[in-house]
The RNA shown here (Bacterial RNase P class A) has 382 nucleotides and comes from Acinetobacter lanii. RNAcentral holds the sequence, with entries from ENA.

RNA sequence: GGAGUGAGCUAGACGAUCGCUGCUGUGGAGGUCUUCGUGACUAAAGCAGGGGAGGAAAGUCCGGGCUUCAUAGGGCAAGGUGCCAGGUAACGCCUGGGAGGCGAAAGCCUACGGAAAGUGCAGCAGAGAGUAGACCGCCAUUUUGCAACUGACUUUCGGGUCAGCCUAGAGAGUGGUAAGGGUGAAAGGGUGCGGUAAGAGCGCACCGCAUGACUGGUAACAGUUCAUGGCAUGGUAAACCCCACCGGAAGCAAGACCAAAUAGGAAUCCAUUAGGCAUGGCCCAUGCUGGAUUCGGGUAGGUCGCUUGAGCGUAUGAGUGAUUGUACGCCUAGAGGAAUGAUCGUUCACGACAGAACCCGGCUUAUCGGCUCACUUCAUCA
Repeated sequence: GGAGUGAGCUAGACGAUCGCUGCUGUGGAGGUCUUCGUGACUAAAGCAGGGGAGGAAAGUCCGGGCUUCAUAGGGCAAGGUGCCAGGUAACGCCUGGGAGGCGAAAGCCUACGGAAAGUGCAGCAGAGAGUAGACCGCCAUUUUGCAACUGACUUUCGGGUCAGCCUAGAGAGUGGUAAGGGUGAAAGGGUGCGGUAAGAGCGCACCGCAUGACUGGUAACAGUUCAUGGCAUGGUAAACCCCACCGGAAGCAAGACCAAAUAGGAAUCCAUUAGGCAUGGCCCAUGCUGGAUUCGGGUAGGUCGCUUGAGCGUAUGAGUGAUUGUACGCCUAGAGGAAUGAUCGUUCACGACAGAACCCGGCUUAUCGGCUCACUUCAUCA
């Protein structure tokens, strides 16, 4: 210097002017109460100071806090998670480890429990696809007398006819065989030697595999270990299923408090069958109906929930690490139709994705560029 891997930071800068929205101080129009004292409470405008989007505020996919409702305890259904250990408030997240895969390496990726409980599924090709299978090939055997061969006869000397023969050819049948070929993503361990009619874990050696033990490890798991077994048990569980674990539901429009007017409700007191209304032609009768005070529910409206929190920074201790202990310091949007902006100037590398709405921890997705650190590898020079 090139190529790459991992971790992190940043998200135009500076200035001026004019706004918007909370907070603090000042200010005090106005309002309420009143013991009437310029007493208390509240508070508009103005003025000053200071704060005002993100690394993802996003998707709303997981987990928790908080709130209300439900709930003796247990189970089923439906759903989720799924190697092991640890971290955490919790998780489907993170860290470390194991196994498998990719890469020369740094490093990266994995939905990674169970297929010897049961059920199901598998296109095309192929003889056979799960109680394996015989298409070609190989081998044995039976058969034909077809070829070849042998002998006899015959001949126009090319051959023809008849008989014999199954050892090697050919055809047909029956059986054996999983070595070889062929089909397929996959054909029921691999290589070699022996063995055999040909073959075959049929036997043996080595490798692989399974089971048990031993050793190491908390465990997953591992092994130049030992023994046993000729090998049984193909794939698929983001198919049903089995096993283990998990969890009540809804969400800040959750919810809590204060509380008009109008209508309705309850209690007490008053009024008393007087009046009014309805039924009816009328009377009797029957039914309905009053006023005042207090109380509680609840609507409009208002206040809280609301941002001090599993918080951030620095130092230091424990730990491989995620994380956690201690000390010191800091306060960093909180609106409610919803603020966080506009204009101008200077400047550079010319500015991406995008905008809080109860709050946190994650994951995922989007993103112009710039910078830092660590590591791998190649080339060159010393």

Its mean pLDDT, the model's own confidence on a scale to 100, is 76. The model forms 94% of the base pairs in the Rfam consensus.